[in-house]
RNA sequence: GUCUCAUCAAGAACGACCGAGGGAUCAGGCCCUGUGACGUCGUGGCAACCGGACGACCGGUGCUACCACCUGCCCGAGCGAGCCUCGGGAGUGAUGAGAG
Numbered sequence: 001g002u003c004u005c006a007u008c009a010a011g012a013a014c015g016a017c018c019g020a021g022g023g024a025u026c027a028g029g030c031c032c033u034g035u036g037a038c039g040u041c042g043u044g045g046c047a048a049c050c051g052g053a054c055g056a057c058c059g060g061u062g063c064u065a066c067c068a069c070c071u072g073c074c075c076g077a078g079c080g081a082g083c084c085u086c087g088g089g090a091g092u093g094a095u096g097a098g099a100g
């Protein structure tokens, strides 16, 4: 890296280093960011999955801005008929477990 299943509306900080972009991809928006984002490390925290105890605990990963930030594709409904509004679904993505 591939496949299968599950979850994704909640929750959770600070410090150091780095130094310009970042929020998965493409597009349109919107937001974060030299008052230092993103990323790495440390400590804490949250609690999704798995394991051990069956004990309130421990361990393995994960997470710790905004609904996976919103929308795009499909279905249904509404309407003042707008590339509108609402609801649902698919696809894609992320995480965990298992398989091979």
Base pairs, nucleotide, nucleotide: 002099003098004097005096006095007094008093013043014042015041016040017039021032022031023030026072027071028070029069044064045063046062048061049060050059051058052057068092073089074088075087076086077085078084